Predicted 3D model of a 100-nucleotide RNA (Bacterial small signal recognition particle RNA) from Hominicoprocola fusiformis. It matches the Rfam family "Bacterial small signal recognition particle RNA". By type it is a non-coding RNA gene. Rfam links the family to the GO terms SRP-dependent cotranslational protein targeting to membrane, signal sequence recognition and signal recognition particle, plasma membrane targeting. RNAcentral holds the sequence, with entries from ENA. The coordinates come from a structure-prediction model, not an experiment, and the mean pLDDT is 76. NCBI's taxonomy places the organism under Bacteria, Bacillota, Eubacteriales, Oscillospiraceae, Hominicoprocola.

C1' cells in the first nucleotide's frame, strides 16, 4: 500500500426519553328550555289525601380549571441503544496468512 471487518452516513422497524392530546382523579358548573327532592304558595276534595310545581338543596350534562402518571395515542437529529437493508470517493479504529 492492498484486502477484509467495525464505526462514522442513509432508510426502515423496535425500545427508551421528552413534549402535546385522550382516558383517570378532583374543583367549579344549567334563572327557564336536565334529573331527584320539592319549604312557601296554588288547584281538587267534607276530610284523609292527591296534583302540578317556583325558590332552595343535591347529583350532574355541555364547558372551564387543577393534579399526579398507572392505561392508550401522536410527534421529534432526544438517544446516536438494538436489529435489518443500503452506501463505502472520504475520515477513525482493528486484523493481516498478500505485495513493496
Nucleotide at each position: 500500500g492492498a484486502a477484509c471487518c467495525g464505526g462514522u452516513c442513509u432508510u426502515g422497524c423496535g425500545c427508551a426519553a421528552u413534549g402535546g392530546g385522550u382516558a383517570c382523579c378532583u374543583g367549579c358548573g344549567a334563572a327557564c328550555c336536565a334529573u331527584g327532592u320539592c319549604a312557601g304558595g296554588c288547584g281538587g276534595g267534607g276530610a284523609a289525601c292527591c296534583g302540578a310545581g317556583c325558590a332552595g338543596c343535591a347529583u350532574u350534562a355541555a364547558g372551564c380549571g387543577g393534579g399526579a402518571c398507572c392505561a392508550g395515542u401522536c410527534a421529534u437529529g432526544u438517544g446516536c441503544c438494538g436489529c435489518a437493508a443500503g452506501g463505502g470517493c472520504g475520515c477513525c479504529g482493528g486484523u493481516c496468512a498478500c505485495g513493496c